[in-house]
RNA sequence: CACUCAUCGAGACCGGCUGAGGGAUAGGCCCUUAGACGCCGGGGCAACCGCCAGGCUUAACCACCCUGUAAUGGUGCCAACUCCUGCGAUGCGGUUGCCCUCGGGCAGCCGGAUCGACAGAUGAGCG
Numbered sequence: 001c002a003c004u005c006a007u008c009g010a011g012a013c014c015g016g017c018u019g020a021g022g023g024a025u026a027g028g029c030c031c032u033u034a035g036a037c038g039c040c041g042g043g044g045c046a047a048c049c050g051c052c053a054g055g056c057u058u059a060a061c062c063a064c065c066c067u068g069u070a071a072u073g074g075u076g077c078c079a080a081c082u083c084c085u086g087c088g089a090u091g092c093g094g095u096u097g098c099c100c101u102c103g104g105g106c107a108g109c110c111g112g113a114u115c116g117a118c119a120g121a122u123g124a125g126c127g
Base pairs, nucleotide, nucleotide: 001127003125004124005123006122007121008120013042014041015040016039017038021031022030023029025086026085027084028083043078044077045076048074049073052068053067054066055065082119087116088115089114090113092111093110094109095108096107097106098105099104
């Protein structure tokens, strides 16, 4: 770096150094000289992997799977839902125009909802 799988509405901040940008990308919106981003130190959150216990299973084990414990192992994370939107589908509401058998139908625009895709992040595996 590529691929595969899983997860992404929860949770968790202080100090020092530095000094102007940052939130991946575009737009929006936001954070920021009352000090952002980054680095260092400390603190914390969290069960993805590993460890451990139980269950399932088995003739009996093992493995898979499920549940739990655990933050002395390996990572990760500590503004805002991955901050929101972007592409597609299906409902809903509003508005404008046209048609109309006057019940309504169609189209455009706006707003919002759900689902999916893409992209991204993290972990595990693999090349």